[in-house]
C1' cells in the first nucleotide's frame, strides 16, 4: 500500500430504506422474608423538566431520499488476507 469484514446504551447483541437499541445479562428502586438468596414487578441511551412532554443520538464528516444504523462517497479507528521490504 491494495482487498474484505466489523464499529449501536454498562456487555452481549436485534432492527425489508418507514416507532433504534427487541431478546438476554447486568444496575436501580419495589414486593415477599426475622434477614438473605430464589422468585416476582416497575425503571434503565443522553440533554432539558416538577410532570406532561420536547429535544438529540447508531465511529466522524458529507451525500442521496418525504424518510438512512441500513445505501453512496472521504476519513479515523479495529481484526484478517494479501503484496512490498534493506
Nucleotide at each position: 500500500g491494495c482487498g474484505g469484514c466489523g464499529g449501536u446504551g454498562g456487555a452481549g447483541g436485534a432492527a425489508c430504506g418507514g416507532c433504534a437499541g427487541a431478546c438476554u445479562c447486568g444496575a436501580u428502586g419495589g414486593c415477599c422474608u426475622c434477614a438473605a438468596a430464589a422468585g416476582c414487578c416497575a425503571u434503565u441511551g443522553c440533554c432539558c423538566g416538577a410532570a406532561a412532554g420536547g429535544g438529540c443520538g447508531u465511529g466522524u464528516g458529507g451525500g442521496u431520499u418525504c424518510g438512512a444504523a441500513u445505501c453512496c462517497c472521504a476519513c479515523c479507528c479495529g481484526c484478517c488476507g494479501c503484496a512490498c521490504c534493506a